A computed fold for a 114-nucleotide RNA from Robiginitomaculum sp., annotated as SAM riboswitch aptamer (S box leader). It was read from a public genome assembly, where an Rfam model found it. Its Rfam family is "SAM riboswitch aptamer (S box leader)". From the family's description: The SAM riboswitch is found upstream of a number of genes which code for proteins involved in methionine or cysteine biosynthesis in Gram-positive bacteria. Its mean pLDDT, the model's own confidence on a scale to 100, is 81.
RNA sequence: UACUCAUCAAGACCAGCUGAGGGAAAGGCCCUUUGACGCUGGAGCAACCCCGUUCAUUUUUUGAACGGAAGGUGCUAAUUCCUCGCUCGCCUUUUGGUGGUCGACAGAUGAGAA
Numbered sequence: 001u002a003c004u005c006a007u008c009a010a011g012a013c014c015a016g017c018u019g020a021g022g023g024a025a026a027g028g029c030c031c032u033u034u035g036a037c038g039c040u041g042g043a044g045c046a047a048c049c050c051c052g053u054u055c056a057u058u059u060u061u062u063g064a065a066c067g068g069a070a071g072g073u074g075c076u077a078a079u080u081c082c083u084c085g086c087u088c089g090c091c092u093u094u095u096g097g098u099g100g101u102c103g104a105c106a107g108a109u110g111a112g113a114a
Stems, first nucleotide, its partner, number of pairs: 001113001003112006013042005021031003026083003043076003048072002050068007080106001084103002087100005
C1' cells in the first nucleotide's frame, strides 16, 4: 500500500492524564462530562507469523492435525453494530415484512510480494 491469499456470529479491562466528541465513509442506530475518543502504565484475550510433535506428500518442498505462548503483530461495546444481490422458507389480498444459505461492494487484521 495500487497487489495476492486467509480469517472476520467466539474471546478479553483496570488505573493515571486530558477534556468532546467517537463508532472507517454515507444513511441509520448506538457509546459518551456517571468522562467517551486519544496518550501512558499495568493486566488480559487470541493464535496470523512463530516454536514443538505426529501424519501425509516429496526434484527443490508443500500441506494437515494436535499442543505451546518466549518472540513479531493484533485485539479487549454492540455479528465488520445494521445496510447490497440471487435464491429458499414463513407471514401477508398486495406493494411488502421477516429469517436462512451462498455471493458481492467497502473495511479490519495477519502473512507474502512489490